[in-house]
RNA sequence: GGCCGUUAGCUCAGUUGGUAGAGCGCUACAUUCGCAUUGUAGAGGUCACCGGUUCGAUUCCGGUACGGUCCA
Numbered sequence: 001g002g003c004c005g006u007u008a009g010c011u012c013a014g015u016u017g018g019u020a021g022a023g024c025g026c027u028a029c030a031u032u033c034g035c036a037u038u039g040u041a042g043a044g045g046u047c048a049c050c051g052g053u054u055c056g057a058u059u060c061c062g063g064u065a066c067g068g069u070c071c072a
Base pairs, nucleotide, nucleotide: 001070002069003068004067005066006065009024010023011022012021018055026042027041028040029039030038048064049063050062051061052060
């Protein structure tokens, strides 16, 4: 220098721009003598950051930071 990635505590989805989701984990309740399992409900997010375009941006454009990878 080229390319890819950054979304919940963790691993990751997100289909032409229009209310942000799943699994695991966490909390409460039910189930049990108790634990585990299972079921129901709930909490938890500045979509890395700064700008731009747009009526509207996780999504498009530019820059910055961090990580991975390739080349020299």
Overview: A computed fold for a 72-nucleotide RNA from an uncultured bacterium, annotated as transfer RNA. Its Rfam family is "tRNA". From the family's description: Transfer RNA (tRNA) molecules are approximately 80 nucleotides in length. The family's RNA type in Rfam is transfer RNA. The sequence was found in a public genome assembly. Its mean pLDDT, the model's own confidence on a scale to 100, is 83.